[in-house]
Molecule: Fluoride riboswitch aptamer (crcB RNA motif)
Organism: Pigmentiphaga humi
RNA sequence: UCGAAGCCAGGAGAUGGCAUGCCUCCUUCAACCGCCGCGCAGCUCGCGGCUGAUGAUGCCUACAGGUCC
Numbered sequence: 001u002c003g004a005a006g007c008c009a010g011g012a013g014a015u016g017g018c019a020u021g022c023c024u025c026c027u028u029c030a031a032c033c034g035c036c037g038c039g040c041a042g043c044u045c046g047c048g049g050c051u052g053a054u055g056a057u058g059c060c061u062a063c064a065g066g067u068c069c
Base pairs, nucleotide, nucleotide: 009027010026011025012024013023016060017059018058019057020056022055034050035049036048037047038046039045
């Protein structure tokens, strides 16, 4: 100096915020940037369809639906 592994730390997980003895991933040219079907040599593309403010859980906010005043 280079590489690998481990620990600590930081970051990420398709629409906002907070919390977590939680889960997964990444180590900065990274993790991440939704799903299904069809088309296409191919996908970062085109067309059609579908779910969701969570990775998971709780709460708040926004949106949507219903009921009552």